[in-house]
């Protein structure tokens, strides 16, 4: 200096060849209990790494660029 895979909630991931985002664990509130754990119920919590393009629409497709990771010279 080349390719190549990732980047989603506070953690570790889902997300089906486009139609407006979910789980788990952690947070918080409630029931339980003498208490605390746990179970149970329910709440909150995301400008989907940036900035652009295509589209009627983008977390998905294309382009650059930033970061992590792993080959290669």
């Nucleotide at each position: 200096g080349c390719c190549g895979a990732c980047u989603u909630a506070g953690c570790u991931c889902a997300g089906c060849u486009g139609g407006u985002a979910g789980a788990g664990c952690a947070g918080c509130u409630g029931u339980c209990u003498u208490g605390u754990a746990a179970a149970c119920a329910g709440c909150a919590g995301g400008u989907c790494g940036u900035c652009g393009g295509u589209c009627c629409g983008a977390g998905c497709c294309c382009g650059a660029c930033a970061g992590u990771c792993g080959g290669c010279u």
The prediction has a mean pLDDT of 81. Predicted 3D model of a 73-nucleotide RNA (transfer RNA) from a Candidatus Falkowbacteria bacterium. NCBI's taxonomy places the organism under Bacteria, Bacteria candidate phyla, Candidatus Falkowiibacteriota. Its Rfam family is "tRNA". By type it is a transfer RNA. From the family's description: Transfer RNA (tRNA) molecules are approximately 80 nucleotides in length.